[in-house]
Molecule: c-di-AMP riboswitch aptamer (ydaO/yuaA leader)
Organism: Streptomyces wuyuanensis
RNA sequence: CGUGCGCACGCGCCGAAUCCCGCAAGGGAACCGGGGAACCACCAAUUGGGGUGAAUCGGGCACUUCGCCGUGCCCGUAGGAGACCUUCCUGCUCCGAACCCGUCAGCUAACCCGGUAGGCGAGAAGGAAGGAAAGG
Numbered sequence: 001c002g003u004g005c006g007c008a009c010g011c012g013c014c015g016a017a018u019c020c021c022g023c024a025a026g027g028g029a030a031c032c033g034g035g036g037a038a039c040c041a042c043c044a045a046u047u048g049g050g051g052u053g054a055a056u057c058g059g060g061c062a063c064u065u066c067g068c069c070g071u072g073c074c075c076g077u078a079g080g081a082g083a084c085c086u087u088c089c090u091g092c093u094c095c096g097a098a099c100c101c102g103u104c105a106g107c108u109a110a111c112c113c114g115g116u117a118g119g120c121g122a123g124a125a126g127g128a129a130g131g132a133a134a135g136g
Stems, first nucleotide, its partner, number of pairs: 011121004018029004030116006040106001048104001049101004057076007079095004084131007
């Protein structure tokens, strides 16, 4: 000097997942999600259907097989994220999963029911417009 790991205090990121009160149990605010009329929409009906989420849709290879289905892996892709905030332009780096309901749900005012977890980073690119903050 570089790299890896651990701890602490900060700063930040994905996400709705934060704040306040209370000794606690718990309660409230805010944010988020689901159910639920009329009108409108849809005609469906085991090939079940549906929900949260950016996470959809393909092609190839291998295994299995008479074949299909299925499984794994690669390569793409709809879409999504990235350091003051929003929008636009141009780049770069990533993600493109997982889970839940249980035969049942279009939209949906009133109304009803829930969630407030978890996981990461050591870099955060540049330009334009409008704000914010700090400084003077």